[in-house]
Molecule: transfer RNA
Organism: Theobroma cacao
RNA sequence: UCCGUUGUCGUCCAGUGGCUAGGAUGUCUGGCUUUCACCCAGGAGACCCGGUUCGAUCCCGGCAACGGAA
Repeated sequence: UCCGUUGUCGUCCAGUGGCUAGGAUGUCUGGCUUUCACCCAGGAGACCCGGUUCGAUCCCGGCAACGGAA
């Protein structure tokens, strides 16, 4: 210098233009229990930045991380 992959709740991972942005785990509340744990029910919590588009997690660019070539 060039090429590729990835970027989403605290963590891990789905989501290929119109989703209420979903799951696991964690956390909080309630139930159960003599208490704790387990278990059950419920709640809160997220799209790296900019652009294109009527509309972007999705397309383009940038940035960052990782990998590769020279």